A computed fold for a 75-nucleotide RNA from a Rhodospirillales bacterium, annotated as transfer RNA. It matches the Rfam family "tRNA".
RNA sequence: GGCAGCGUAGCUCAGUGGUAGAGCAGGGGAAUCAUAAUCCCUUGGUCGGGGGUUCGAAUCCCUCCGCUGCUACCA
Numbered sequence: 001g002g003c004a005g006c007g008u009a010g011c012u013c014a015g016u017g018g019u020a021g022a023g024c025a026g027g028g029g030a031a032u033c034a035u036a037a038u039c040c041c042u043u044g045g046u047c048g049g050g051g052g053u054u055c056g057a058a059u060c061c062c063u064c065c066g067c068u069g070c071u072a073c074c075a
Base pairs, nucleotide, nucleotide: 001071002070003069004068005067006066007065010024011023012022013021018055026042027041028040029039030038048064049063050062051061052060
């Protein structure tokens, strides 16, 4: 340099055009003599950046950035 995959909550991930979600973590509560476990409620998002298509984009297209893997070339 080329090709492929990935980028969504603090972490691990789902969601592939029609209200952005789960588990864990965090906060509050119930229960218990108490703690753990359990149960209930709840905070938290520029969906990597920019542009385009569309009534509508995390999702489709273009471009850029970052990470990972494979591969080629040079000395």
The sequence was found in a public genome assembly. The coordinates come from a structure-prediction model, not an experiment, and the mean pLDDT is 84.